[in-house]
Context: one part of a larger RNA
RNA sequence: GCCUACGAGUUACGUUUCACUAGCAAGUUUAAGGCCUUCAGGGCUGGAGGCGGAGCGAAAGCGAGUCUUAACUGGGCGAAUAGCUAGUGGAAGUAGACGCGAAACCAAGUGAUCUACCCAUGAGCAGGUUGAAGUUGCGAUAGUCUCGUAAUGGAGGACCGAACCGGUAAACGUUGAAAAGUUUUCGGAUGACUUGUGGGUAGGGGUGAAAGGCUAAUCAAACUUGGAGAUAGCUCGUACUCCCCGAAAUGCAUUUAGGUGCAGCGUCAGGGAAUGUGUCAUGGAGGUAGAGCUACCAAUAGGGCUAGGGGGCUUCACCGCCUACCAACCCCUGAUGAACUCCGAAUGCCAUGACAUGAUACUGGCAGUGAGGCGCGGGGUGCUAAGGUCACGCGCCGAGAGGGGAACAACCCAGACCAACAGCUAAGGUCCCUAAGUGAUAACUAAGUUGGAUGGAACGAUGUGAGGAUGCAGUGACAGCUAGGAUGUUUGCUUGGAAGCAGCAAUUCAUUUAAAGAGUGCGUAACAGCUCACUAGUCGAGCGUUCUUGCGCGGAAAAUAAUCGGGCAUCAAGUUAUCCACCGAAGCUUUGGGUUUCCGAUAAGAAUCGGAAGCGGUAGGGGAGCAUUCUAACAGCGUUGAAGGUAAACUGUGAGGUUUGCUGGAGUGGUUAGAAAAGCAAAUGUAGGC
Numbered sequence: 001g002c003c004u005a006c007g008a009g010u011u012a013c014g015u016u017u018c019a020c021u022a023g024c025a026a027g028u029u030u031a032a033g034g035c036c037u038u039c040a041g042g043g044c045u046g047g048a049g050g051c052g053g054a055g056c057g058a059a060a061g062c063g064a065g066u067c068u069u070a071a072c073u074g075g076g077c078g079a080a081u082a083g084c085u086a087g088u089g090g091a092a093g094u095a096g097a098c099g100c101g102a103a104a105c106c107a108a109g110u111g112a113u114c115u116a117c118c119c120a121u122g123a124g125c126a127g128g129u130u131g132a133a134g135u136u137g138c139g140a141u142a143g144u145c146u147c148g149u150a151a152u153g154g155a156g157g158a159c160c161g162a163a164c165c166g167g168u169a170a171a172c173g174u175u176g177a178a179a180a181g182u183u184u185u186c187g188g189a190u191g192a193c194u195u196g197u198g199g200g201u202a203g204g205g206g207u208g209a210a211a212g213g214c215u216a217a218u219c220a221a222a223c224u225u226g227g228a229g230a231u232a233g234c235u236c237g238u239a240c241u242c243c244c245c246g247a248a249a250u251g252c253a254u255u256u257a258g259g260u261g262c263a264g265c266g267u268c269a270g271g272g273a274a275u276g277u278g279u280c281a282u283g284g285a286g287g288u289a290g291a292g293c294u295a296c297c298a299a300u301a302g303g304g305c306u307a308g309g310g311g312g313c314u315u316c317a318c319c320g321c322c323u324a325c326c327a328a329c330c331c332c333u334g335a336u337g338a339a340c341u342c343c344g345a346a347u348g349c350c351a352u353g354a355c356a357u358g359a360u361a362c363u364g365g366c367a368g369u370g371a372g373g374c375g376c377g378g379g380g381u382g383c384u385a386a387g388g389u390c391a392c393g394c395g396c397c398g399a400g401a402g403g404g405g406a407a408c409a410a411c412c413c414a415g416a417c418c419a420a421c422a423g424c425u426a427a428g429g430u431c432c433c434u435a436a437g438u439g440a441u442a443a444c445u446a447a448g449u450u451g452g453a454u455g456g457a458a459c460g461a462u463g464u465g466a467g468g469a470u471g472c473a474g475u476g477a478c479a480g481c482u483a484g485g486a487u488g489u490u491u492g493c494u495u496g497g498a499a500g501c502a503g504c505a506a507u508u509c510a511u512u513u514a515a516a517g518a519g520u521g522c523g524u525a526a527c528a529g530c531u532c533a534c535u536a537g538u539c540g541a542g543c544g545u546u547c548u549u550g551c552g553c554g555g556a557a558a559a560u561a562a563u564c565g566g567g568c569a570u571c572a573a574g575u576u577a578u579c580c581a582c583c584g585a586a587g588c589u590u591u592g593g594g595u596u597u598c599c600g601a602u603a604a605g606a607a608u609c610g611g612a613a614g615c616g617g618u619a620g621g622g623g624a625g626c627a628u629u630c631u632a633a634c635a636g637c638g639u640u641g642a643a644g645g646u647a648a649a650c651u652g653u654g655a656g657g658u659u660u661g662c663u664g665g666a667g668u669g670g671u672u673a674g675a676a677a678a679g680c681a682a683a684u685g686u687a688g689g690c
Base pairs, nucleotide, nucleotide: 001690002689003688004687005686006685011095012094013093015092016091017090018089019088020087021086022085023084024083027051028050029049033045034044035043036042037041055062056061065077066076067075068074098237099236101234105227106226107225108224109223110222116201117200118199119198120197121196122195123194124193125191127160128159129158130156134152135151136150137149138148139147140146164188165187166186169184170183171182172181203219205215206214207213240625241624242623243622244621245620250263251262252261253260254259264369265368266366267365268364269363270362276357277356278355279354280353281352282351283350284349290343291341292340297337298336301333302332303331304330306327308326309325310323311322312321313320372397373396374395375394376393377392379390380389381388402413403412404411417593418592419591420590422589423588424587428583429582430581431567432566433565437580439579440578441577442576443575444574450569451568459554460553463551464550465549466548467547468546469545470544471543472542480538481537482536483535484534486511487510488509491505492504493503517532521530522529594615595614596613597612598611599610600609601608602607626679628676629675630674631673632672633671634670636668637667644663645662646661647660648659649658650657651656
């Protein structure tokens, strides 16, 4: 992992409430007990008691009223009748209360054969090394003190190192040889050493050279049994079918935030039009968008006028003068604001009326939800960051399948009752993969731009198309080529020099000219030299500048190999505009069928026919059924083969049912009722097998 079996809303109650069914009804009903009886369920008694029939008040009390009050024209609670008993079902309460699951708590016991420490009594430690005290001899010495030296001696939590005890480092082992080991290496090894046997200390206790260590593979409180089915606002699981409807992830409160209560939203029953929704008309409230500000508040750029202040000048002082300084009020121009408003919509909201539509109210039973998410719009917050966060409006997912988007809960299209080898369309597409145009017309793009949603910026550029403005041009433009480009003069100043060309100045002047600047660049130390403006000739038709705009170019960097989904595509299979076809979904239509609700007709006990509108669905509500086991009644089947197994056919919307063959070898099904140990795929479910 698979198969088989088992495995979770049950039961009780003089309980509560609601629905349905039945009996009786202003009533209804017995309980215990007693009597009778086919001894098993009944029958008859029994009115004790309960509920209902009258309420109000704290009460006295009064009473269809009563209380409040001195008293209510008031106000509160009542009255204008339907209940009681039993059964079945929904739900609640109390009980373990749908099942499994703690970490823990308490009680009574069992454990020191493991291990910690202690007590008693025993045992063990190869070999080698060092050589303390003490003693003796000799020497030094006055000395038997003291010192030196030699011998003797044999101390030590002494040294090296086996047994023994330990466990430093590494490797291996890690479904092991082993629920802690093996190998190599390493520490102690006469000691606070190691060890045998017997004994002691017990669970909030022991023991501990202290690690919260150890206390029988269990320790921040052992193990066993019991309280006990502890409790679990938590996790997981919760079993057959079909039909109808169908949510929520919000508000308030909460030792509350992943729980719960009330409300909101769902469903079922009653009820009947109180009420909802849409459009139009009328009447309202409001301060948003926008707009405006010599209409307030706040903020604000420039200018004018000019108080006040600063600075400067002047004066013995008072005066006075100036100011590209700061600046109030006022004037002109410009102009901002969620917490500004002289103004002010559209929507939305409220009310009334008309029309349309059957939706909604209301009462009661039963819920679930109370973690939401994304997109778009107008906002707050954040960085006009986030697949961020908060509230509002709408849509969708949630609980929604189908088509498109390559793939992709939410985007675009569109809401799946069933069937069909029928048709038309939506979004999106029509070269091939791949259904349908290698469609038409007119342009653009040369970058594979593009064919992709996000997507590329500032800036740069004789890319190219379209349109406009303006200048020059057969009296010859623009570009090229040929020639000229001079003189006063090296203008003046400055300077070491300054001659067109470092710099400064200027009626940048005048002359000769077709034209030629007191000079546009390069160049020199300064000159020289080259060149330009300008002019002539040659050539022969367009040439410049600028604005708007279409499509392109650069700018352009990411980590495994790239790519528009791919192949590929250039008068496109790219882009723009217009048009015609076609494809394309569970949409719509066609044909047949099912089912729900309503309406109509017929028939009558719930059926038939016709019509209309529906039939996606999680939590959840409601309805109708199938199967299993047992019981009762009735009529059955079975050795001429029951149940069970296996294979096939038929049948029902489905759970399922029926028949036949083979197997099997003794029990078993049908109808109508009743009762449940009544349906498994999941619970790291339990047991067995493979």
Predicted 3D model of a 690-nucleotide part of an RNA (large-subunit ribosomal RNA, domain II) from a Saprospiraceae bacterium. Taxonomically the source falls in Saprospiraceae (Bacteria, Pseudomonadati, Saprospiria, Saprospirales). It was read from a public genome assembly. Model confidence (mean pLDDT): 83 of 100.